[in-house]
RNA sequence: UGUUGGUCGCCGCCGAGUCGCCUUCGGGCGAGCCGGGGAACCACCGAUCCACUGGGGUGAAUCCGCGCCAGCGGUAGGGAGACUUCCGUCCCGAACCCGUCAGCUAACUCGGUAGGCGGCUGACUGGAAGGAUGG
Numbered sequence: 001u002g003u004u005g006g007u008c009g010c011c012g013c014c015g016a017g018u019c020g021c022c023u024u025c026g027g028g029c030g031a032g033c034c035g036g037g038g039a040a041c042c043a044c045c046g047a048u049c050c051a052c053u054g055g056g057g058u059g060a061a062u063c064c065g066c067g068c069c070a071g072c073g074g075u076a077g078g079g080a081g082a083c084u085u086c087c088g089u090c091c092c093g094a095a096c097c098c099g100u101c102a103g104c105u106a107a108c109u110c111g112g113u114a115g116g117c118g119g120c121u122g123a124c125u126g127g128a129a130g131g132a133u134g135g
Stems, first nucleotide, its partner, number of pairs: 009120006018031005032113006042103001054101001055098004063074004077092004083130005088124001
């Protein structure tokens, strides 16, 4: 001097997943935020027989095709620029839970508040439009 990795700090990103107080440091409580269950009204709902198939929830994360069943290609959808929107471009398109039960839903009630990344003037700083600030 260069490269790579780790820790701490700072600034940001996805996400509800933040803030405050207490603590015997395991956690507890409160606020905020997010989600599930749960009336009326509304929605759904013709009858019989046969065969097949459970259904639902969190989340952007579903569905289709091919397959040597490892996976591959697309896709509903979601995210990325340090003011915003649109187009283009790029990335993701997982995982888990309830246990035969669930439409909506006031009162009421039950839970969650994790995790994963990037940067150190640089980032998608490609195009168009707008906003804001200053002159």
This is a predicted structure of a 135-nucleotide RNA (c-di-AMP riboswitch aptamer (ydaO/yuaA leader)) from Phytohabitans flavus.
Its mean pLDDT, the model's own confidence on a scale to 100, is 79.
The source organism's lineage runs through Bacteria, Bacillati, Actinomycetota, Actinomycetes and Phytohabitans.
Its Rfam family is "c-di-AMP riboswitch aptamer (ydaO/yuaA leader)". Rfam's curators write: This family represents a conserved RNA structure found upstream of the ydaO and yuaA genes in Bacillus subtilis and related genes in other bacteria.